[in-house]
Molecule: small-subunit ribosomal RNA
Organism: moss metagenome
RNA sequence: AGAGUUUGAUUCUGGCUCAGAACGAACGCUUGCGGCGCGCCUAAUACAUGCAAGUCGAACGAGGUAGCAAUACCAAGUGGCGCACGGGUGAGUAACACGUGGAUAAUCUGCCCCUCAGUGGGGAAUAACUAACCGAAAGGUUAGCUAAUACCGCAUGAUGCCUUAGUCUCUGCGGAGACAUAGGUUAAAGAUUUAUCGCUGAGGGAUGAGUCUGCGUAGGAUUAGCUAGUUGGUGAGGUAACGGCUCACCAAGGCAACGAUCCUUAACAGGUCUGAGAGGAUGACCUGUCACACUGGAACUGAGACACGGUCCAGACUCCUACGGGAGGCAGCAGUAGGGAAUAUUGCGCAAUGGGGGAAACCCUGACGCAGCGACGCCGCGUGAGUGAUGAAGGCCUUCGGGUCGUAAAGCUCUGUUCUAUGGGAAGAAAAAAAUGACGGUACCAUAUAAGAAAGGAUCGGCUAACUUCGUGCCAGCAGCCGCGGUAAGACGAGGGAUCCUAGCGUUGUUCGGAAUCAUUGGGCGUAAAGAGUAUGUAGGCGGCCUUGUAAGUCAGUUGUGAAAUCCCCGGGCUCAACCCGGGAAGUGCAAUUGAUACUGCUUGGCUUGAGUAUGGAAGAGGGUAGUGGAAUUCCAGGUGUAGUGGUGAAAUACGUAGAUAUCUGGAGGAACACCGGUGGCGAAGGCGGCUACCUGGUCCUAUACUGACGCUGAGAUACGAAAGCAUGGGGAUCAAACAGGAUUAGAUACCCUGGUAGUCCAUGCCGUAAACGAUGGACACUUGGUGUUGGAGGUAUUGACCCCUUCAGUGCCGCAGCUAACGCGUUAAGUGUCCCGCCUGGGGAGUACGGUCGCAAGAUUAAAACUCAAAGAAAUUGACGGGGGCCCGCACAAGCGGUGGAGCAUGUGGUUUAAUUCGAUGCAACGCGAAAAACCUUACCUGGGCUCGAAAUGUAACGGAAUUUAGUAGAGAUAUUAAAGCCUUCGGGCCGUUAUAUAGGUGCUGCAUGGCUGUCGUCAGCUCGUGUCGUGAGAUGUUGGGUUAAGUCCCGCAACGAGCGCAACCCUUGCCUUUAGUUGCCAGCAUUAAGUUGGGCACUCUAAAGGGACUGCCGACGUUAAGUCGGAGGAAGGUGGGGAUGACGUCAAGUCCUCAUGGCCCUUAUGUCCAGGGCUACACACGUGCUACAAUGGUGAAUACAAAGGGUUGCUAAGCCGUAAGGUAGAGCUAAUCCCAGAAAGUUCAUCUAAGUUCGGAUUGAGGUCUGCAACUCGACCUCAUGAAGGUGGAAUCGCUAGUAAUCGCGGAUCAGCAUGCCGCGGUGAAUACGUUCCCGGGCCUUGUACACACCGCCCGUCACACCAUGAAAGUUGGCUGUACCAGAAGUCGCUGUGCUAACCGCAAGGAGGUAGGCGCCCAAGGUAUGGUCGAUGAUUGGGGUGAAGUCGUAACAAGGUAGCCGUAGGGGAACCUGCGGCUG
Repeated sequence: AGAGUUUGAUUCUGGCUCAGAACGAACGCUUGCGGCGCGCCUAAUACAUGCAAGUCGAACGAGGUAGCAAUACCAAGUGGCGCACGGGUGAGUAACACGUGGAUAAUCUGCCCCUCAGUGGGGAAUAACUAACCGAAAGGUUAGCUAAUACCGCAUGAUGCCUUAGUCUCUGCGGAGACAUAGGUUAAAGAUUUAUCGCUGAGGGAUGAGUCUGCGUAGGAUUAGCUAGUUGGUGAGGUAACGGCUCACCAAGGCAACGAUCCUUAACAGGUCUGAGAGGAUGACCUGUCACACUGGAACUGAGACACGGUCCAGACUCCUACGGGAGGCAGCAGUAGGGAAUAUUGCGCAAUGGGGGAAACCCUGACGCAGCGACGCCGCGUGAGUGAUGAAGGCCUUCGGGUCGUAAAGCUCUGUUCUAUGGGAAGAAAAAAAUGACGGUACCAUAUAAGAAAGGAUCGGCUAACUUCGUGCCAGCAGCCGCGGUAAGACGAGGGAUCCUAGCGUUGUUCGGAAUCAUUGGGCGUAAAGAGUAUGUAGGCGGCCUUGUAAGUCAGUUGUGAAAUCCCCGGGCUCAACCCGGGAAGUGCAAUUGAUACUGCUUGGCUUGAGUAUGGAAGAGGGUAGUGGAAUUCCAGGUGUAGUGGUGAAAUACGUAGAUAUCUGGAGGAACACCGGUGGCGAAGGCGGCUACCUGGUCCUAUACUGACGCUGAGAUACGAAAGCAUGGGGAUCAAACAGGAUUAGAUACCCUGGUAGUCCAUGCCGUAAACGAUGGACACUUGGUGUUGGAGGUAUUGACCCCUUCAGUGCCGCAGCUAACGCGUUAAGUGUCCCGCCUGGGGAGUACGGUCGCAAGAUUAAAACUCAAAGAAAUUGACGGGGGCCCGCACAAGCGGUGGAGCAUGUGGUUUAAUUCGAUGCAACGCGAAAAACCUUACCUGGGCUCGAAAUGUAACGGAAUUUAGUAGAGAUAUUAAAGCCUUCGGGCCGUUAUAUAGGUGCUGCAUGGCUGUCGUCAGCUCGUGUCGUGAGAUGUUGGGUUAAGUCCCGCAACGAGCGCAACCCUUGCCUUUAGUUGCCAGCAUUAAGUUGGGCACUCUAAAGGGACUGCCGACGUUAAGUCGGAGGAAGGUGGGGAUGACGUCAAGUCCUCAUGGCCCUUAUGUCCAGGGCUACACACGUGCUACAAUGGUGAAUACAAAGGGUUGCUAAGCCGUAAGGUAGAGCUAAUCCCAGAAAGUUCAUCUAAGUUCGGAUUGAGGUCUGCAACUCGACCUCAUGAAGGUGGAAUCGCUAGUAAUCGCGGAUCAGCAUGCCGCGGUGAAUACGUUCCCGGGCCUUGUACACACCGCCCGUCACACCAUGAAAGUUGGCUGUACCAGAAGUCGCUGUGCUAACCGCAAGGAGGUAGGCGCCCAAGGUAUGGUCGAUGAUUGGGGUGAAGUCGUAACAAGGUAGCCGUAGGGGAACCUGCGGCUG
């Protein structure tokens, strides 16, 4: 410090996720030791048992024990002090509770300290106890006795307190302090033995406490108004003390947008965790404060409480009970139950520290000190060290060579931390000495034995360090995100290996970080989320120049405080560390005080530049009212006139012979204002358009004058605000939601047509929304320019209008810098700055629900959550696509010729059938395809019969034998069996068989694991690279543009310059010529023959080798002087002469595992192999490709002419003879320019047929043959005779072909024993047409749009159906909290009363004073009644939403998405949606 994840790729926006640290943790696996810490986060749930607060006999009396006395001890009771500390918990509390700083001149303070003064003299009771009684108990009642440091008068007393009236000082002006005068009033307790401890008053201190106050301290506005003791005053009461704290009266205030009230949540802080910091989260342990003590209320005592281990009352719960009544409160320490993922011992000790009591000894102390349990955390140590290569064995992997675990082990040499045993053994103890240790015989030290007793966890696809094998086969499973798994998984499980950490390691949860992802530091708002529709303006925020004062902000110094602990630094102590101790720093804060005065604020006086006013001009669809004009539509009346009109892609509905449309005249009525008209004008926006008048707002310009900061923005608020819509009343010509009809269509609730109502118009009142857009808030300032245009002003020039220059205000375009993710913006900023407002924080759910406000309604506004996804999105790039555009090409269309589709047959396929009908190929690019030959074989299929190292191959070992040939028998054959014959050797063996082993074999699967080969786009003109340049980048440029070409062919231009694979050329063939060469070829002339037959010849043809030839080379025109095109000449051939071979980068997971090769998987007496027979040839049917025809351009018969290219020895086979023929016989010749196949056919000539199912056509069938072959039954071809089917030119549709082509005619070859209508070749005869590129199909280039990238066979919307999930509404039901009114009224304080009772004082007494039980009253807890509010839970039914496998219906959107889309509104419709009105361009 970053990383992964949206895309084909890119940049950005933006969310999600990860790496880090931490924890009072929990869970899983594992576990040797020690130190220091920590340990109910949940049920403030309920608690058995024990302990946690007592002490004092030197305050007191009685009693008891030691036999009595003395004395000592015990201790119930009275009394004193303490129990308000210490310890626990965090329920409540949003508050002066807490933190921080002040105030108390408005207060109190036991014990402690200091000072001053005092402590005299009396009195009356009472508990304990005794007696009686009640009660189960707890406990109580009555009578009697007694003491005190318990209680009560009296005396004395002040500088205390109250009253009286003064002086001085200070002051915050309220008071305070000091001094002095007079009157009144209030105290006390003794104990013990010689010294103290007590007691009382006054003053002071210290400590602690109370109260007040500035500031700070959660969330919610879907909580906006709250408040009657409420706010203030006067008086009184009350309190330690101020105060509505309480009461009476008076006034009507007080709080609140700087958030009152209400609701929810929460103890607060020092600190802790995290973070660079600012912050964020948190409040365990330790420390400070607060609150609470079963729940609620209340007071008493006291210095202090409204009291955790006190009292009273009420309530719930538990326990005891003799049913009458009682007792209790672990949120003290242990412990129990329960809850929970989860948190310990019913331990030891007061030795230390501290606390209470006491004069002290001492007692008490679950505070505390220790120990126990728990890896809960932090820290430290160990599980050994050295050496050791045959790199052992073994595991794993392997390319079989080896590699790795690995110096690791073993072995050898050492050490002894820890553990164990034994011995020794502290400090912690304390100020004169002694005594005193729970921990603990602990820490620590020494000795001894022995490597012995001590390593695991997670991970290994990327992020993220670490890789292989096997198993599994979208299963089982993994997963933090992206994502793995569908037969070769580095992602699942296991093994090996590796990586990380280590007595721990992982997982889960939570917090901060990363996240600049709430942005003060430190973000944004044109298109990603985000500028309010617009303006006016309140509060608020901000504000021009000079100057006076002040010193609030600001700055500086000083002082106080900011507890300790913690963090940081330094030093020290435990062997180190954790931990602990000492010192320092820090604590950014608050307050006080002294100063400074630039800036801000406040204040004084001024200024004119901001702002405004006046005077003078200017433009304008700015607004309102009234009037008025012409054109057009429609309607009405009349005339002319006749059959159609209208409408559409085409039609129909509709109108029209009752006279339409058309045309003319007249009239009615409503609405809108052509041309001008313009990125022209005006307005804040919405918006505004004939003309005239009136009323009225704003703006601009010029030059002077005046005011003197009067300004900017603007939460709430107010006003305006298109269209649609609503209400009432008018109006109603056009247009036109709804609706009706006609079309279209699979349907058509649409698009199109004919009609048509609300509405559209006016008035008045609502509504308050739009893509209300520049998707850009307002104001001000600054920052190069160019060019249009609108409205002014000035200047120059001019006769004048123009023109030109300058300037102000608008409105456009292009562009510098700069900005921006890019697109783009660019003085009209999206640049650079300042001020103010509004808004945003992933997508969906949702601008929805609920609640509130507004509205007549429609609805508007404000505005969530559950749940769900890992994206959603912006801009740009490359492709692909478009029922987008431009250019161009192609037998693509058109123009032609001939076919297919109809018939019969052949052949292939589908389907069906079958024991099997083997398998593959399936749009073009499968279907006369693999197959250039299925009777057996082939053959892979089926049935049956056999074999198992195998039909064939290789190695090794052992044994045996020649191999082999012939014959017989059984059998369908394979095979089995019998018989006979039958070796070589260099002695190694060769050859064969049997057995064993390693292995063979597989046309079994996977072409989606592959190689190779092939098809296709397409012989289309494209596809790329290097360097440079441009761009943040993907990429672009080059390769685009202007021409041209068959061509990315060439030329020109150009930030490109070059290059490669393709194109072309080079290659083959064909067309012309030359040369060379003439046998088997040829024959002009000579001779010869039946015949180039022979002699002769090589001129010609031909053959086959080498050359030439064609290059837009020449001429003209056009073109840019180019490339090139057109025309011409010459030429055998002319612009690629014709044909072939040649197939770029790539696409289709195209085809092929059955050509071959090959990974993996599968079979191994079988999925291998041998054999026989059958099947691949089946047959209601459908399709493809062909052949033959339907006839006269023909058929038949006869005669006759002319090829090319091939093949041939297991072969082609001649002549001759036989057969009607297929063929047979025969055998010459030929290893081929020699011989043979071999007769070419159409053609030509002659004859015949005469329009018919024929002398066309030949299927089918019968009979007889021929040939091949072991064998023609299933299942061959051919011949002869006979038979003589369909078919008379073929629907929709569709195919081929542009010249030696189509069409037509025959010939040959491969395969092959035999078997082509198929395939591959060859020549013969030999056309028609192309205006042209609108359209169909395919392709190329450029451009455009895109929501596509598996790329339009794409993407994608909504209803419906099913399942699940969360949620809203709902008659209600139910619970919590709470308001109001009323009833009720325990205990208790206070007040009144107190005729009952009554020791202290007064009084001789009677009696009084005082007190008190009781009674009454105010207040008031629980409880009750009624009625609200609010928050949950639940609810038949119901609404939408989300998610799901490949469901149903359509096709709305993305391309002009096939009717451009979208926004608002209204109506309609199964649904997406459609239509109307207005708006936007996205």